RNAcentral holds the full RNA, with entries from ENA, Greengenes and SILVA.
This is a predicted structure of a 350-nucleotide part of an RNA (small-subunit ribosomal RNA, central domain) from an uncultured Alphaproteobacteria bacterium.
The coordinates come from a structure-prediction model, not an experiment, and the mean pLDDT is 86.

Context: one part of a larger RNA
RNA sequence: CUGGGCGUAAAGGGCACGUAGGCGGCUUGUCAAGUUAGGCGUGAAAGGCCUGGGCUUAACCCGGGAACUGCGCUUAAGACUGAUAGGCUAGAGUCCGGGAGAGGGCAGUGGAAUUCCCAGUGUAGAGGUGAAAUUCGUAGAUAUUGGGGAAGAACACCGGUGGCGAAGGCGGCUGCCUGGGCCCGGUACUGACGCUGAGGUGCGAAAGCGUGGGGAGCAAACAGGAUUAGAUACCCUGGUAGUCCACGCCGUAAACGAUGAGUGCUAGAUGUUGGGGAGCAUGCUCUUCGGUGUCGUAGCUAACGCGUUAAGCACUCCGCCUGGGGAGUACGGCCGCAAGGUUAAAACUC
Numbered sequence: 001c002u003g004g005g006c007g008u009a010a011a012g013g014g015c016a017c018g019u020a021g022g023c024g025g026c027u028u029g030u031c032a033a034g035u036u037a038g039g040c041g042u043g044a045a046a047g048g049c050c051u052g053g054g055c056u057u058a059a060c061c062c063g064g065g066a067a068c069u070g071c072g073c074u075u076a077a078g079a080c081u082g083a084u085a086g087g088c089u090a091g092a093g094u095c096c097g098g099g100a101g102a103g104g105g106c107a108g109u110g111g112a113a114u115u116c117c118c119a120g121u122g123u124a125g126a127g128g129u130g131a132a133a134u135u136c137g138u139a140g141a142u143a144u145u146g147g148g149g150a151a152g153a154a155c156a157c158c159g160g161u162g163g164c165g166a167a168g169g170c171g172g173c174u175g176c177c178u179g180g181g182c183c184c185g186g187u188a189c190u191g192a193c194g195c196u197g198a199g200g201u202g203c204g205a206a207a208g209c210g211u212g213g214g215g216a217g218c219a220a221a222c223a224g225g226a227u228u229a230g231a232u233a234c235c236c237u238g239g240u241a242g243u244c245c246a247c248g249c250c251g252u253a254a255a256c257g258a259u260g261a262g263u264g265c266u267a268g269a270u271g272u273u274g275g276g277g278a279g280c281a282u283g284c285u286c287u288u289c290g291g292u293g294u295c296g297u298a299g300c301u302a303a304c305g306c307g308u309u310a311a312g313c314a315c316u317c318c319g320c321c322u323g324g325g326g327a328g329u330a331c332g333g334c335c336g337c338a339a340g341g342u343u344a345a346a347a348c349u350c
Base pairs, nucleotide, nucleotide: 004321005320006319007304008303012318014203015202016201017200021196022195023194025088026087027086028085029084030083031082033081034080035077036076037075038074039073040072041071042070049065050064051063052062053061054060091193092190093189094188095186096185097184098183099182103178104177105176106175107174108173109172110155114151115150116149117148118147119145120144121143125136126135163170164169208249209248210247211246212245213244217243218242222238223237224236225235260317261316262315263314264313265312268295269294270293271292272291273290274289275288276287277286278285279284299306300305323350324349325348332343333342334341335340
């Protein structure tokens, strides 16, 4: 190389856009690069293989043959791939009419709760726990008031294996921006414009970093109280970074469906969600397209299970795996302010 694999055994890149490349719908003509067939040339000799022969045999040596699966030239074929010229509409896209949505960004705004401040009432406890204590409180706490005020953060109910998004993720309400993507119907238009995608570029939870703000609650670190043989913990009282905002980094996750993307094909049943059509009538029934669940046939699977949202049957393209440890480490490169990330071994050992 051939070959075997990647839900859970090693193995799907966190996700997208897209360059090169690979692959690519129906149909007609032409060309003949790939392809196929014939011919010619070449494919040194030795060695190897087959078959004869020579040394008494063998090793060894000599003759002949096949082979050298290749390459070049040439003649021909024209199905398939390709090239080229043209046509088509089933893929893809545009247009028109509807539709749903926590999709994204910015600004504004609302109520509940929490904490704090002020005032009133009121008096000795409150808080906390398994039990306590640290803690708060006679300098008036806790509690209470259709009391007043301030601040920050998060949005109960609705809320749903509901919706949207490529993934990360997105939830009070209102407005603006997006022209963002999706779905349905109409068929008017373009006419293969497609799929994938090494590099590359962008996005990317939380934590963390830089500068400036903000800081109610929560809370690494830290302090104290308990527990305990000890208790650098679990429990309690406090509490700083942080959590929030703006801008800039970081680029990682059990970034999970542990399941790459695309296309076609292969029983059904039942729930839910967004459209369309028909019946029929104000709520159901039937049907169709898109999403999201549960069960399940064939089939697959080591089993578990998967099963039209495949892990079934196939094709195209990419990524990845090759015993455990050493090790996702060292060294080097690249990136980063740093933390570190990424690429990625070997000795040795079982």